Description: This is a predicted structure of a 325-nucleotide part of an RNA (large-subunit ribosomal RNA, domain IV) from an Oscillospiraceae bacterium.
[in-house]
Context: one part of a larger RNA
RNA sequence: AGGUUGUUAAGGAACUCGGCAAAAUUGCCCCGUAACUUAGGAACAAGGGGUGCUUGCACACACUGAGUGUGUGAGCCGCAGAGAAUAGGUCCAGGCGACUGUUUAUCAAAAACACAGGUCUGUGCUAAAUCGAAAGAUGAAGUAUACGGGCUGACACCUGCCCAGUGCUGGAAGGUUAAGAGGAGAAGUGCAAGCUUCGAAUAUAAGCCCCAGUGAACGGCGGCCGUAACUAUAACGGUCCUAAGGUAGCGAAAUUCCUUGUCAGGUAAAUUCUGACCCGCACGAAUGGUGUAACGAUCUGGACGCUGUCUCAACAGCCUGCCCG
Numbered sequence: 001a002g003g004u005u006g007u008u009a010a011g012g013a014a015c016u017c018g019g020c021a022a023a024a025u026u027g028c029c030c031c032g033u034a035a036c037u038u039a040g041g042a043a044c045a046a047g048g049g050g051u052g053c054u055u056g057c058a059c060a061c062a063c064u065g066a067g068u069g070u071g072u073g074a075g076c077c078g079c080a081g082a083g084a085a086u087a088g089g090u091c092c093a094g095g096c097g098a099c100u101g102u103u104u105a106u107c108a109a110a111a112a113c114a115c116a117g118g119u120c121u122g123u124g125c126u127a128a129a130u131c132g133a134a135a136g137a138u139g140a141a142g143u144a145u146a147c148g149g150g151c152u153g154a155c156a157c158c159u160g161c162c163c164a165g166u167g168c169u170g171g172a173a174g175g176u177u178a179a180g181a182g183g184a185g186a187a188g189u190g191c192a193a194g195c196u197u198c199g200a201a202u203a204u205a206a207g208c209c210c211c212a213g214u215g216a217a218c219g220g221c222g223g224c225c226g227u228a229a230c231u232a233u234a235a236c237g238g239u240c241c242u243a244a245g246g247u248a249g250c251g252a253a254a255u256u257c258c259u260u261g262u263c264a265g266g267u268a269a270a271u272u273c274u275g276a277c278c279c280g281c282a283c284g285a286a287u288g289g290u291g292u293a294a295c296g297a298u299c300u301g302g303a304c305g306c307u308g309u310c311u312c313a314a315c316a317g318c319c320u321g322c323c324c325g
Base pairs, nucleotide, nucleotide: 001320002319003318004317005316006315007314008313010311011310014309019306027051028050029049030048031047036041038154052076053075054074055073056072057071058070059069060068061067077081089304090303091302092301093300094299095298096296097295101113102112117152118151119150120149121148122147123146129138130137131136155291156290157289158288160221161220162219165218166217167214168213169212170211171210174209175208176207181202185198186197187196188195189194222240223239224238225237226236249283250280261277262276263275264274265273
């Protein structure tokens, strides 16, 4: 000097991106226990008290064990009785995800994946789908309350408008259209019969064009101007464009650039946090919207307790390096 372990006056997060780390809490018995809630929970909520040993009395249960338990007295010791060790810190508020689960073996455990539930779609059985040149197999020794695929993701309340484009489904009158069919006609050759070659009309498949439907299919969901007896604002009107112009709900949000928006709360003081406002650069309804008890080694903010994180460092044990002797 480093590592590691322990203790520390007064203060107690002033440390720091952040209470990271450490400390604190911790067993058992009794009392007591809020908001909220899906009535199960939340809950060991929170917050209190007791706990050793000696010796009486009463009772219960067991049945011979130095038994187990309950109630009620008296006394004794220590700084300390769950005497060492093992053994929740707690509360308030918010975001996300309902939950238990799963994951980047070796820097990410999460808000990602999954999930029960919802919905759309395909499939009538030699099923669809998948693997395989095939045989065959899975699906399934199943049969639409089944199986495959897509999206969403408990539960509650809901899920608006647009079918113009793209996709899908259905339709079949017309247009277009391949090979093949067809064969008007033409060319070559031959004395000719013929042979060879080219070949117009015409009738034609699916598909495409076309006509409809379809959004829990891919997706999309406007601009300008004016107007009320203070001002401001615009319920109202005009106009242009569109397939239709964003409904409910939410909103400076995991989304807000301007922005540390403005107001309120919390602090002596807060770019964070909470509640509002709405001017949503650029929320929005199963690429789901908004809530939500419970849950979380999740993320964010606050409080109490607690502490060497710090003010500010000191001492001690063990281990190691180096220096001096």

Background:
Lineage of the source: Bacteria > Bacillota > Clostridia > Eubacteriales > Oscillospiraceae. Its Rfam family is "Bacterial large subunit ribosomal RNA".